A computed fold for an 85-nucleotide RNA from a Pseudomonadota bacterium, annotated as c-di-GMP-I riboswitch aptamer. The organism belongs to Pseudomonadota, within Bacteria. The model forms 100% of the base pairs in the Rfam consensus. Model confidence (mean pLDDT): 89 of 100. The sequence was found by an Rfam model in a public genome assembly.
RNA sequence: GCUAGAAAAGGGCAAACCUGUUGAAAGACAGGGACGCAAAGUUUCCGAUCUAAGGGGUAAUACCUAUGAUAGCGGGGCCGCCGGA
Numbered sequence: 001g002c003u004a005g006a007a008a009a010g011g012g013c014a015a016a017c018c019u020g021u022u023g024a025a026a027g028a029c030a031g032g033g034a035c036g037c038a039a040a041g042u043u044u045c046c047g048a049u050c051u052a053a054g055g056g057g058u059a060a061u062a063c064c065u066a067u068g069a070u071a072g073c074g075g076g077g078c079c080g081c082c083g084g085a
Base pairs, nucleotide, nucleotide: 002084003083005082012037013036017032018031019030020029021028022027035072041078042077043076045075046074047073048070049069050068054065055064056063
């Protein structure tokens, strides 16, 4: 430098759910907890999905809309432990 993760060692992360905080919501954060994960490290660049406060729209609903969110939905970028060739 490359890499289809078989076996192994030392480790790492932590779904649902519960409690608290936060947010308009989706969700996030902290503690508990483990369904899983070889990038479940990081990044909204592309696609997808969720929400719709504000804005648009309506007689009123409906409906539309991301500047909000999901990186544990897929792809891409960046970085990295052990192992393998």